[in-house]
Context: one part of a larger RNA
Parts: sequence; structure tokens; C1' cells
RNA sequence: UGACGGGGACCCGCACAAGCGGUGGAGCAUGUGGUUAUAUUCGAAGCAACGCGAAGAACCUUACCAAGUCUUGACAUCCCACUGACCGGAAAGUAACGAUUCCUUCCCUUCGGGGCAGUGGAGACAGGUGGUGCAUGGUUGUCGUCAGCUCGUGUCGUGAGAUGUUGGGUUAAGUCCCGCAACGAGCGCAACCCCUGUCCUUAGUAGCCAGCAGUAAGAUGGGCACUCUAGGGAGACCGCCGGGGAUAACUCGGAGGAAGGUGGGGAUGACGUCAAAUCAUCAUGCCCCUUAUGAUUUGGGCUACACACGUGCUACAAUGGCGUAAACAAAGGGAAGCGAAACCGUGAGGUCCGGCAAAUCCCAAAAAUAACGUCUCAGUUCGGAUUGUAGUCUGCAACUCGGCUACAUGAAGCUGGAAUCGCUAGUAAUCGCGAAUCAGAAUGUCGCGGUGAAUACGAACCCGGGUCUUGCACA
Repeated sequence: UGACGGGGACCCGCACAAGCGGUGGAGCAUGUGGUUAUAUUCGAAGCAACGCGAAGAACCUUACCAAGUCUUGACAUCCCACUGACCGGAAAGUAACGAUUCCUUCCCUUCGGGGCAGUGGAGACAGGUGGUGCAUGGUUGUCGUCAGCUCGUGUCGUGAGAUGUUGGGUUAAGUCCCGCAACGAGCGCAACCCCUGUCCUUAGUAGCCAGCAGUAAGAUGGGCACUCUAGGGAGACCGCCGGGGAUAACUCGGAGGAAGGUGGGGAUGACGUCAAAUCAUCAUGCCCCUUAUGAUUUGGGCUACACACGUGCUACAAUGGCGUAAACAAAGGGAAGCGAAACCGUGAGGUCCGGCAAAUCCCAAAAAUAACGUCUCAGUUCGGAUUGUAGUCUGCAACUCGGCUACAUGAAGCUGGAAUCGCUAGUAAUCGCGAAUCAGAAUGUCGCGGUGAAUACGAACCCGGGUCUUGCACA
């Protein structure tokens, strides 16, 4: 100087407390451990691994296993020889790829050749998701959006170092004020950026409709006032008033205002810590393989199942289930696409095709909600697992191993031990909608809106963090 203390003082955080809803019990989904297996590819491991890499394993992916096949190779550059192709089509054969056969088939030219492509050959080499993240770059997590981390000059100290950065106040903040052997400065904080909340203005189609005409319908004439869209601007600054304070920083209350003291949300992550994670995104040193640890094909596996754990979904019901007929979103996507209307089917879906590269057309029905009816506390008209049969869609192909539909079946489950998690407002809870990935395949992920609470006395305790100080068997 740090680190540490079941030392002290002060302060903060959904850390506790006050509340609301969960997990832990059930069934299922998904990830992991374990076990099994020819293989169940690999990585991630307290917080900060475990719906994680994977924004999507039937083949492919795929790295694993079994079997078949190739050896200058699936891919790149160089040399020599031959051919004129390559692509495409067909045949036999195979589990399939490969190996085989047939048809079709180049350009420029000074005619020497050249370009391009294929085949064969020789070797230099290719190739490796093989090892090492404790050799590395790059990227990322975490403490933590915590308020800290440093430097120059000066001063003090033999020195390590100290001071500044401590003190009195204040703040979300090393934020600001005052004081001070310090005076300044840098990286962080804040602001500048984006979205959202109010108003003005410009513009008015594909958007809108107050008044006029008109209709089944903003369909149309007309209009751009309103909504909206997207450009520009205004607005919030403790600016005004009062109290407190040291006349300061600031703080408390009020007015006006759409908004009040950082208005709400996002992006933004200092010096560093964990030899943290990643050699399987990529790059890369060294080591290793080179008729195989490379390449390719078929089939299988990653989907197994006495069990254990994590994360979720659905429930256990009446604030509910079911039926009937009604209402109100936002944000997105669409051409190898979205697919209307009509018709067929109980349905998943099918047929046909209008429109739309979209403020025009389509996906598209929002659902909780309100109204009416029914059920009356039951393992039930709760709950839907499991199983049988019959279908449908995607796709060469749904057996291993996909989604959906109809009929039948109708399991556990009556609110969950010890323990444990999230959340302070348009939040929790609850309700649907969309997108990425994607042929098909979400209860996951990322977004969007609808309805919409309770509680916070406080600072004793648990956890984490910051500042000062003290002790010290540690460095």
C1' cells in the first nucleotide's frame, strides 16, 4: 500500500421488511447428470453451466457408429501429355455413391499457337469440427451502469509511498459547493444519439371524412379541418414564488404546465478481477494424422431410460367450464411468396383462381371482455396425459423419428414439506397477436399491443456493493 475481521461509523441496492404471483407435489415439453449402447458427436459447470452454443437433428445438417468405396484427393496453385469439351439427356448396374456404355456438344488465331474446360500422370502440396483457450489474436460473460481508476508538475517522507482523491455539506453520481500544500488534467458520471409523452408548422396518397352530393360500403364526386403518416421546429431550465441552508451547492412546498426536478424506456459498460468462456464462428504458434485422425455413399445414432436436478407449459376449477350471437389493438411478414371470395369436406385441409413487390391486396379470426343460456361442488360438462382407429399436410422419403384433424379412450392431479424465485406502475399478474430460423417441425427465443393491481412503517436482521477509520498471525 492492499486484502481480510462473527471491529466501528456513514450510505446504497426488490438485499431485507410490507405485499402480489410463482417454483419445490401432478402430467407433459425441454436441457443436464447418470446409466445403457456399435454410436448415443463435441463444448458450457456456483452466482456468471443446465429452453445454454442450437434463430429450429426424418435424409442433409453431422462433427458420432456400422458397412461399401477413393488416394494429388470433395476444395486451391504450379508442370507434362491427350482430348474438345463442360453442362444436359438416356441405358444397364448398385443398398447408394463410385467405377461402365451411348447421344448431344467450345472460343480466338498472324495457323506457330493461345484461352477455357475435361481426363490421365509425377510430385510440391491439399485436407483435418485432431490436441493445447494454461502458447495466442479477436469476441464474450461477470463484479456493475457500481462510482470509481489514474496522470503531470509541486510539496512531504531515507524509502516503499503519501498528498491531490481526505474534511463540512449535498447528489443517482469523485454530482456540485465550501475549506485545505496543493494546482491542473485524463478515462469513467452527466450531456450530445434513438424511441415515447404535448403543441406548432410543411405536405395530403395508397391515409382521413367535419360540412355538401352520394352509397350496400369513404365505393365515388369533393375536401385536407380532424385522425394518421414523416420532415422541420417549440417545450423543462430548480426558469418563477415561498420556507430551510452558510448569502453556497442543494433541498422542501406551491403555481403555471401535456410533462417537474435524470419525465419514462433504450443504446452506451472506466482501470481492472476471475490463467473465467471460446483452437467447434473465424484467424493463428507449436504438436499430431497423411491409401487416413482426409474424402464420399447407404443405413443407424444425436430422439435410448431403474433414476436425480434445472427451466417451462397445462391443470387441480364457479373470479370457473361449455354453447350462442356481438365489440375493440399494436407491431410485423409476403414473389420458388402472402393467398381473398366462391365451392367441397364434421375437421385438419382440398379445388379454382380475384388482388398484391404492399399506408392500396393478403396473412387476419385478435383473445381476455361485455350480453344471454346451461352446469351446482362432483375426480364432475374440472383436467387433459395415455392408447386405438380413420384421415390430412410438407417432403425422394414421416418405421426408427414430424406437425395437424375427427371419433373413441379419459391417467395423475382437490393448491403442493424443508426450502427457494421474480416484481415498486402502465410494473406484477393475466389475455391474445406477430417475427426470425424454417420444405415441414415451439410450451423456447425476440418483439407487439389489450385488461390492469397490492405494498414499501422502516433500517433490527440476511446477501451484495461504496467511502472513511481501526486491528492484523496474510501478500
Overview
Small-subunit ribosomal RNA, 3' major domain from an uncultured bacterium, 475 nucleotides, folded computationally. The prediction has a mean pLDDT of 82. It matches the Rfam family "Bacterial small subunit ribosomal RNA".